[in-house]
Formats: sequence, C1' cells, structure tokens
RNA sequence: UGGCGUGGACAGGCGGCCGCCGGCGUUGCAAGACGCACGGAGGAAAGUCCGAACACGACAGGACACGGUGACGGGCAACACCCGCCGACUCCGGUCGUGGAGUCAGGGAAAGUGCCACAGAAAACACACCGCGAAGGGCGCAAGCCCCCGCAAGGGUGAAAAGGUGCGGUAAGAGCGCACCGCCCGGGUGGCGACAUCCGGGGCAGGGCAAACCCCACCGCGUGCAAGCGCAAGCAGUUCCCGGGCGUUUCGGCGCCGGUCCCGGUCCGGGGCUUCGCAAGACGGGAGCGGGUCGCGUGCUUCAGGCGUCCGGCAACGGACGUCGCAGAGAAAUGGUCGCCGCGGGCUCCGAUCGGGGCUCGACAGAAUUCGGCUUACGUCCACGCCACGAC
RNA sequence: GGGAGCGUAGCUCAGUGGUCAGAGCGGGGGACUCAUAAUCCCUUGGUCGCAGGUUCGAAUCCUGCCGCUCCCA
Repeated sequence: UGGCGUGGACAGGCGGCCGCCGGCGUUGCAAGACGCACGGAGGAAAGUCCGAACACGACAGGACACGGUGACGGGCAACACCCGCCGACUCCGGUCGUGGAGUCAGGGAAAGUGCCACAGAAAACACACCGCGAAGGGCGCAAGCCCCCGCAAGGGUGAAAAGGUGCGGUAAGAGCGCACCGCCCGGGUGGCGACAUCCGGGGCAGGGCAAACCCCACCGCGUGCAAGCGCAAGCAGUUCCCGGGCGUUUCGGCGCCGGUCCCGGUCCGGGGCUUCGCAAGACGGGAGCGGGUCGCGUGCUUCAGGCGUCCGGCAACGGACGUCGCAGAGAAAUGGUCGCCGCGGGCUCCGAUCGGGGCUCGACAGAAUUCGGCUUACGUCCACGCCACGAC
Repeated sequence: GGGAGCGUAGCUCAGUGGUCAGAGCGGGGGACUCAUAAUCCCUUGGUCGCAGGUUCGAAUCCUGCCGCUCCCA
C1' cells in the first nucleotide's frame, strides 16, 4: 500500500425567505386566522422472513393430522436470534506439525419403507469382465490351451466396490496371522455437557441419501390495528304524537287573516271547525327506539425505552444509581430556494513544486399499532484482526 | 397495511430428483396447386427469473433476492 473479515461513528453544518404536519397560546359559536427561543424519518423506515406484545374469535381434557426447530452449555419476554464451547469439513504453498481464518438445516441410516440413472461382472441377499493360481481331468512332441475348482492382490467401471498401509503367510490369495491407524464393545480419568484422553477386549459386523417418506425429542389454536372499542349525519325499519297562513310571546298561549259549516238579519254580525278520505288508512311534520353507513373519537405512541457511570460475567447479557422525553399523519406532513462555511471526487485556468481561482457532482432510501432479530440495498471515516511461522 | 399464488422456446402450457428439457401454435425451407388456404415432410429456437446450499446428480428439494398476478375495508 492492497485485499478480506469484524466492530464503531456520521448520514455535511449555520443563517435568511416561502411553505407542510402536530402541539401549545390568543381570538372566534364554528370553520378558520394570528403567534411561538416548541417537536417533526431511518440505519435500514424496505422485504414481510422469524419471534413476541396487544386485540378479537374459538376452546373440557387427551389423541390424531399439519407445520416448525434439532450437537452441547448459556443469554433473552421469546426466537429459525445472540454469545461461548465441541465436532466435522474447506482454505492458508506439495507433505507433516503447530497455529489461524471460514462454513455447517450439526438428532437418528444396527425401527421400517424407498431411491442410488449411465457405466460396470457386481450398487446392498454382494459380485467375477480382464486377471492370478497348486492339485485333478482332457488335448498337444513341447510351449501351452480347455474343463473342473480356488481367489479377489492388480487392472477396468463408477459419486460410491464391503476397513486402510506394511510385513509375514500362501499354489494364488484373503484379518488368514501380526504391528500401526480406523471401527465396534466394556471400563477408568477430566469436563455441567457435547466431547476429549487412557486402558482392556473383539478380526470387523453396520455403503450413501432423512433440504425422500419416516422415527425420536421439543414447540405451535385461528386472525391480524383494514385487530378491536365508543359516539353517530343520511337512507331504510319500527313506535307514539301532531296537522292552513302571518305576527307576537314570559314558549303555556294570544291576536289577525283565509277556507268551510250553522244561526240571526239583509250585505253586516255572532258561533263552531281547520291535510285528504265514510272508514281502514294514506300523505306531511315532530319525537323516541334497535342495529348501523359516511364521518368523528379511541386503540396511538412511555417503553422487554435511550444515554452515562459503577459492579458481576470470557462473552451474549444482567444488576444498581443517575439522567433524558425523542414524529404521530390518516391517502398520508417532515419540503423548496438563496447565501456563507466545510469534506471528498472530476474538468479547467493561473502559477516552476507547493498553492490559489472558476464550474460541476455527492450513496441507499420515506415512518403508518408497537417492539426484538434476520436478510437485502448503500456513501464516507476510524479502530482492530488475518493474509502466518517452523521442519522436510 | 395485511394475505395468497405464479415465473420453462416469440405465445399457451407439460415435465416435480436420473440416460432428455419437451408438446401445440408461431418463424424458416420444401412438397402438393394455375395460385392461395388447408394438409404433409424437414428445420429453427432455452443462462428452466437470479444467487447460494443439500445430493454422485437439481427445471424439480431448501434458503435468500427480483419481477408479475390475484384477494381483503
């Protein structure tokens, strides 16, 4: 200097003007108007992939079905998350050792079922193409060939060939025998445990696949703030009441006019009635009731909250104390513009390097009930670690 | 805001671990016909949406992204 990984910080700053949403204050019946040393997106607000809170519905208990998770220990409200640890695999240069980094859906394949294409003799009841081979039989003068039989070392096929390497052994071979490694069984020691290590025994049985069915253990009711709760225009339903107009009112009425009927009397007076209909009822108005649409309110933003210090813990995290208040719209606000300063890049001009001026560009992306995670997108800066070491 | 499904040739679809990516329509060429259509023959064309994992082997199984469609007041 570069690459990779991990962790952290920021998401340009200040001011003027014009706006937007919310809060508060003044004013107003209200709508609104005016004002403010007031608040106003993110690390991912995204994907909606997990886990919860909360709400409603369902629900005696259990089982089945379905879905999910899966070494071990811990953290957490919970988790498919996080931390630590174990094991396996891969990489770091060919081998070995030490060390480091990375990945892991990492229970069970000696419960059962299924699959393992092509190639190959044989693919899970193992098998014999080339090959190796003493004795026996046949042919041949012989070399040798064939049959029978034995074998699985070597070749070949395949992703995978029924423990591996070496020595012995044998006709040839073979755990047939032995040593080491691996495996299985039993025991000891260390560790909470996964596991590690040691001792003894066994010639070795049991190929792979469960992100195939399945088995085991554990977990899981369904729907989601368009959940839900309250108030409630209009329309429709239903119950009751009322029924011409104007003026006035202390809201009980009163007065006047119109229409109509009756009586008296002769162009005036008095009285009764007041939608239509003989009635049932219809029409109109008013009031009430139950559900409830538009709408309004609530849920709604103060919490498994942030920050700091100390303590416990390897860590994730936990505890104590102190401190802070940090968006709540409802089809959706958080913006635009100008000036100055600052960072980085590009172009260009002046200037010998250094430096200065001008122009231009600056990542991903926008809360919608709320949290904890994961994943994905993405700019700049900082810190740490690794990319190594030894022997051959 | 929430939920469900799909992505395979130019179009519509099949294939759901294995010899292998296919069918119909379409495009191109040929035959038949005086000519066209129909019909017949030959042929063309694919990062199976992208990336990673499981497996000996993935279009198919799993995970994460991307795109599209539908439903719920």

Overview:
Two RNAs folded together computationally: RNase P RNA and transfer RNA, 465 nucleotides in total. It holds a member of the Rfam family "Bacterial RNase P class A". The family's RNA type in Rfam is ribozyme. Model confidence (mean pLDDT): 78 of 100.